RNA sequence: GGAGUCGGUCGGGUGGCGGCCCCGAUUCAAUCGGGGAGGAAAGUCCGGGCUCCACAGGGCAAGGCGCCAGGUAACUCCUGGGCGAAGCGAUUCGACGGAAAGUGCAACAGAAACAUACCGCCUCGAUGAAGUCGAGGUAAGGGUGAAAUGGUGAGGUAAGAGCUCACCGGAGUCUCGGAAACGAGACUGCCGUGCAAACCCCGCCUGGAGCAAGGCUGAAUAGGAAGGGAAUACAGUUGCCCGCUGUCCCUUCGGGUAAGCCGCACGAGUCUCGGUGCGAAUCGAGACCCAGAUAGAUCGCCACACAAAUACAGAACCCGGCUUAUAGACCGACUCCAAUC
RNA sequence: GCCCCCGUAGCUCAGGGGAUAGAGCAACUGCCUUCUAAGCAGUGGGCCACAGGUUCGAAUCCUGUCGGGGGCGCCA
Numbered sequence: 001g002g003a004g005u006c007g008g009u010c011g012g013g014u015g016g017c018g019g020c021c022c023c024g025a026u027u028c029a030a031u032c033g034g035g036g037a038g039g040a041a042a043g044u045c046c047g048g049g050c051u052c053c054a055c056a057g058g059g060c061a062a063g064g065c066g067c068c069a070g071g072u073a074a075c076u077c078c079u080g081g082g083c084g085a086a087g088c089g090a091u092u093c094g095a096c097g098g099a100a101a102g103u104g105c106a107a108c109a110g111a112a113a114c115a116u117a118c119c120g121c122c123u124c125g126a127u128g129a130a131g132u133c134g135a136g137g138u139a140a141g142g143g144u145g146a147a148a149u150g151g152u153g154a155g156g157u158a159a160g161a162g163c164u165c166a167c168c169g170g171a172g173u174c175u176c177g178g179a180a181a182c183g184a185g186a187c188u189g190c191c192g193u194g195c196a197a198a199c200c201c202c203g204c205c206u207g208g209a210g211c212a213a214g215g216c217u218g219a220a221u222a223g224g225a226a227g228g229g230a231a232u233a234c235a236g237u238u239g240c241c242c243g244c245u246g247u248c249c250c251u252u253c254g255g256g257u258a259a260g261c262c263g264c265a266c267g268a269g270u271c272u273c274g275g276u277g278c279g280a281a282u283c284g285a286g287a288c289c290c291a292g293a294u295a296g297a298u299c300g301c302c303a304c305a306c307a308a309a310u311a312c313a314g315a316a317c318c319c320g321g322c323u324u325a326u327a328g329a330c331c332g333a334c335u336c337c338a339a340u341c
Numbered sequence: 342g343c344c345c346c347c348g349u350a351g352c353u354c355a356g357g358g359g360a361u362a363g364a365g366c367a368a369c370u371g372c373c374u375u376c377u378a379a380g381c382a383g384u385g386g387g388c389c390a391c392a393g394g395u396u397c398g399a400a401u402c403c404u405g406u407c408g409g410g411g412g413c414g415c416c417a
Stems, first nucleotide, its partner, number of pairs: 001337010013304006020036006038312001042323002045321005050210004055243001057242004062206005067081005082096001083094004097201002102199002104195003118142002120138007150168006169190001171188007214262004224253006233247004255416003269288008342413007351366004359397001368384005390406005
């Protein structure tokens, strides 16, 4: 100097004028003071807080997660470690328990896909030779395929084969290290492929619905009409069964109303410093209050500073994550390449 | 704001791991008919919404993105 990887910050501020919403001063007006969209507010993929339901009891079904250890209110999230894969590397990715409990699938090709001999090789015979046929042995070589009785090399054999040996691979047992996943070593002998994002088995977890939840106040009308079930019934916030509780429940037509208030923002809150921890986080101290609309507010103009003022894009109960979209500017750590000293 | 469903030929829809991706309607051609319609026979038309993953193999299984549709007050 170039090329990369990971993490973090900003993505707007100050002043003036005008416009809109909320809170407070006091309660109406006016006036004054303070405040006013995001890192993703998005997708609605997860987890909760909160609210309601007479079972939020038991069982089955159903659904979710899946290496080990931690963090957290909790999680399928985050952190650290293990194993595997990609990369020269910094790093990144991982639907990561089990195929020896059982069932199932693997088209086409191929002789054969839970079982093997198509070609081939060797021995003997039918023949004197080539060629052909028959019997026996074989699975090293060839072909088919994604995958075919663990792989490579040497020896051995009639020809071959873990038949023997060496080095790898998997399985089992033992020893050592580690909290664990797992790693290293020794011994035995050679176990028939893959798929569980196939059904399934194992371990752990799970009531349901959702702020349009739910509650209060007020207004108006028709306490209307018809049909059905009914104690061996019906209803009780996924389905089925048992138990428990209650006595009403369901459907159609028709009528009235569509208003106001609460929920609604002090939070598992933010920032700074210090301690513990590899870290996610956690403990302690101090400071701060930072949107609450309801046909839906947060904008327009000018000036200044600054390295830009712009991309993706607008809160609707609130948080913790994940995923997706992003112009531009800056900071830190680390890796690789080239040149020079 | 929340909950649920869908995307396959020009249109309406089946299909739900095995290589030829289907049916009806429509379009085109031919036959029949004086000519149409109807009927019969044939033909063309598809990156199965998009991207990635699992698998030997994906329209089908899984994850994400995009687009479309439906539902959500009270009294009695």
Molecule: RNase P RNA; transfer RNA
Organism: Fimbriimonadales bacterium